This is a predicted structure of a 348-nucleotide part of an RNA (small-subunit ribosomal RNA, central domain) from an uncultured bacterium. The full RNA is in RNAcentral, with records from ENA and SILVA.
Context: one part of a larger RNA
RNA sequence: CUGGGCGUAAAGCGCAUGUAGGCGGUUGUGCAAGUCCGAUGUUAAAGCCCCCGGCUCAACUGGGGGAGGUCAUUGGAGACUGUGCGACUAGAGGGCAACAGAGGCACGUGGAACUCCCGGUGUAGCGGUGGAAUGCGUAGAGAUCGGGAAGAACACCCGUGGCGAAGGCGACGUGCUGGGUUGCCCCUGACGCUGAGAUGCGAAAGUGUGGGGAGCAAACGGGAUUAGAUACCCCGGUAGUCCACACUGUAAACGAUGAACCCUAGGUGUGGGGCGGUCAAACGCUCCGUGCCGAAGCCAACGCGUUAAGGGUUCCGCCUGGGGACUAUGAGCGCAAGCUUAAAACUC
Numbered sequence: 001c002u003g004g005g006c007g008u009a010a011a012g013c014g015c016a017u018g019u020a021g022g023c024g025g026u027u028g029u030g031c032a033a034g035u036c037c038g039a040u041g042u043u044a045a046a047g048c049c050c051c052c053g054g055c056u057c058a059a060c061u062g063g064g065g066g067a068g069g070u071c072a073u074u075g076g077a078g079a080c081u082g083u084g085c086g087a088c089u090a091g092a093g094g095g096c097a098a099c100a101g102a103g104g105c106a107c108g109u110g111g112a113a114c115u116c117c118c119g120g121u122g123u124a125g126c127g128g129u130g131g132a133a134u135g136c137g138u139a140g141a142g143a144u145c146g147g148g149a150a151g152a153a154c155a156c157c158c159g160u161g162g163c164g165a166a167g168g169c170g171a172c173g174u175g176c177u178g179g180g181u182u183g184c185c186c187c188u189g190a191c192g193c194u195g196a197g198a199u200g201c202g203a204a205a206g207u208g209u210g211g212g213g214a215g216c217a218a219a220c221g222g223g224a225u226u227a228g229a230u231a232c233c234c235c236g237g238u239a240g241u242c243c244a245c246a247c248u249g250u251a252a253a254c255g256a257u258g259a260a261c262c263c264u265a266g267g268u269g270u271g272g273g274g275c276g277g278u279c280a281a282a283c284g285c286u287c288c289g290u291g292c293c294g295a296a297g298c299c300a301a302c303g304c305g306u307u308a309a310g311g312g313u314u315c316c317g318c319c320u321g322g323g324g325a326c327u328a329u330g331a332g333c334g335c336a337a338g339c340u341u342a343a344a345a346c347u348c
Base pairs, nucleotide, nucleotide: 004319005318006317007302008301012316014201015200016199017198021194022193023192025088026087027086028085029084030083031082033081034080035077036076037075038074039073040072041071043069048066049065050064051063052062053061054060091191092188093187094186095184096183097182098181099180103177104176105175106174107173108172109171110154115149116148117147118146119145120144121143125136126135162169163168206247207246208245209244210243211242215241216240220236221235222234223233258315259314260313261312262311263310266293267292268291269290270289271288272287273286274285275284276283297304298303321348322347323346330341331340332339333338
């Protein structure tokens, strides 16, 4: 180099944008770099093939002839790749019209509940558990009524429902803003796909500065349980959880399934749109999404099956026995915690 793989056995980067690179629709024509053919030159010896010979044979070896491949020059071919010019519209993008949505950001508003504070009524308990105790309460708790404050989260609607690239997004209103789908087929005319590096986004926890703090709650204190109980249960409770700005950059970041395009039976549910149909529906056709069941096919099996793990093409990433080791060392990044990259000895 060829070759095998990546849902669960080792293996898809957490996700995206995009640089280089790789790959690239239909058609005409020019060129002839790749490609193919011929000629000439070159291609040391050995080796290879054929013939003859030498060691008793062979291996080995001497002589003669030939060939392949490579390269250069030259002549030609023109399908395919490339390249120049021209054309096209099926890819891609745009326009116009319509539609759905917890997509994002900011500001404002609302009700329920919890807690706390004030006041009224009222009296001996409350709370908690398997049972208790710690705890709270005669300085008047718990219960109940009225008033007030504050923070956080938005019950029902809510749905294998919707939106987003992923992380993720759920009260209501307003403003700003991204993406998508459908219809018309009006415009551009291959403008495309992928993407090493790079850049951006990235749950929770954690970090810095400043705020905020109702509930919950690592740590911590106490009560129980127990042989013990650094736990599970109970009473408290601080970081944190919330906001602003700045870091961190990880995850069972999962569909454990990279992206794009084409092809390959159906059935059934559901979300959004269009066309037909109807008084309105039902229903039929169609496009996009999201589930289930399944032909063929695939798979070690489980299962997957037009949302493929089926049949193909392009590009990227990754794997190569277990432990040592999501480690050491070095390097980069970080305020730190740590993250990224990533061995070996040894051992089975």